This is a predicted structure of a 90-nucleotide RNA (c-di-GMP-I riboswitch aptamer) from Carboxydocella thermautotrophica DSM 16521.
[in-house]
RNA sequence: GAAGACAACGGGCAAACCAGGCGAAAGCCUGGGGCGCAAAGCCAUGGGUCUAAGGUUCCCGUUGGGAACUAUGAUUGCCAGGCUGCUCAU
Numbered sequence: 001g002a003a004g005a006c007a008a009c010g011g012g013c014a015a016a017c018c019a020g021g022c023g024a025a026a027g028c029c030u031g032g033g034g035c036g037c038a039a040a041g042c043c044a045u046g047g048g049u050c051u052a053a054g055g056u057u058c059c060c061g062u063u064g065g066g067a068a069c070u071a072u073g074a075u076u077g078c079c080a081g082g083c084u085g086c087u088c089a090u
Stems, first nucleotide, its partner, number of pairs: 003090001004088002012037002017032006035077001041083003045080003048075003054070007
């Protein structure tokens, strides 16, 4: 330096849920909490999935309501890809 792996040591992150906040929503942030994770560190690049404010169309015609489509929104703890990193039984 590379591969491989949590065996060990030192650790790291933090699911569901709860409280507060942001957001149209999906979801996110903070605190608690631990389901789990060898990259569950970072990047929305490709794919998938979620949401539909705004936009378009249709229906009703109720000063409005409903339905469908659509990301510029979200998800890296959905998959892949890229970048970076700790430890050493091997």

RNAcentral holds the sequence, with entries from ENA, Rfam and Ribocentre. NCBI's taxonomy places the organism under Bacteria, Bacillati, Bacillota, Eubacteriales, Carboxydocella thermautotrophica. The model forms 95% of the base pairs in the Rfam consensus.